A computed fold for a 329-nucleotide part of an RNA from Olea europaea var. sylvestris, annotated as small-subunit ribosomal RNA, central domain.
Its Rfam family is "Bacterial small subunit ribosomal RNA".
[in-house]
Context: one part of a larger RNA
RNA sequence: GUGGCUUUUUUAAGUCCGCCGUCAAAUCUCAAGGCUCAACCCUGGAGAGACGGUGGAAAUUAACAAGCUGGAGUACGGUAGGGACAGAGGAAAUUUCUAGUGGAGCGGUAAAAUGCGUAGAGAUCGGAAAGAACACCAAUGGUGAAAGCAUCCUACUGGGCCGACACUAACGCUGAGAGACGAAAGCUAGGAGAGCGAAUGGGAUUAGAUAUCAAGUAGUCCUAGCUGUAAAUGAUAGAUAGUAGGCGCUGUGUGUAUCAACCCAUGCAGUGCUGUAGUUAACGCGUUAAGUAUCCCAGCUGGAGAGUAUGUUCCCAAGAAUGAAACUC
Repeated sequence: GUGGCUUUUUUAAGUCCGCCGUCAAAUCUCAAGGCUCAACCCUGGAGAGACGGUGGAAAUUAACAAGCUGGAGUACGGUAGGGACAGAGGAAAUUUCUAGUGGAGCGGUAAAAUGCGUAGAGAUCGGAAAGAACACCAAUGGUGAAAGCAUCCUACUGGGCCGACACUAACGCUGAGAGACGAAAGCUAGGAGAGCGAAUGGGAUUAGAUAUCAAGUAGUCCUAGCUGUAAAUGAUAGAUAGUAGGCGCUGUGUGUAUCAACCCAUGCAGUGCUGUAGUUAACGCGUUAAGUAUCCCAGCUGGAGAGUAUGUUCCCAAGAAUGAAACUC
């Protein structure tokens, strides 16, 4: 800002009606008149509307009081889930160390070389340690406001959905500002460091070779803070109501059926495909709308300059938020 019920009472602020006053003259406009006409001048008139006062109306908005239950919420009975947080456990793989066997290559590439290896590598088989991520199940699936969330168990905890109808009685919706959360990268302090791996040096190729190969620092991981941005995407704010179907999946009810579980039909909530009316510039959307309506918030006004300059606010920094103009097409 906006808002349920043909419910009842009262008020009369908005609203509507009547009357009164005011809204200077000139101007505009309408009807006459005067300059030979016209421009021009002059006389008279009107409306709409606004403001103030006064008297009414009470449908509607608002306000007062009293009700109602469909919106909203609470309580009750169930239920699904990678929702959040903490603790404890697990298996495979990788790397390293160590013991054995063995004895010359391994690795890598388009081809090589750097590199590793007789001080015994690679291969193979025992043992130990470490850190990170959790194969299959797995899905068009689940869940969360979004970012996101997946090994197993336990504790604690948020929300949803369904069913019955007990209670409250409009408590609702949206929301400038404010606040909370917010991938990755980055920053501060302290840990950890297996693998991967910006930077960096080395080996090749090449005109060059930031790509490729062999190494490898920060980082990636944890704890406590900061940053506050992404093609943060459904490129589609949120809420409510109405508007053909068909085919799935998830959760949970009902009917039918049965010893029971299925099957079949159907309700609600979610998640998909297709599609009618409608809509759209088209693509497409189409009961999960981009259709038909209502409420509220945010945003846009040619390209480039430019998300730049300047100022302000925030930040440890990096930067973030707000955000032009000249010139030019």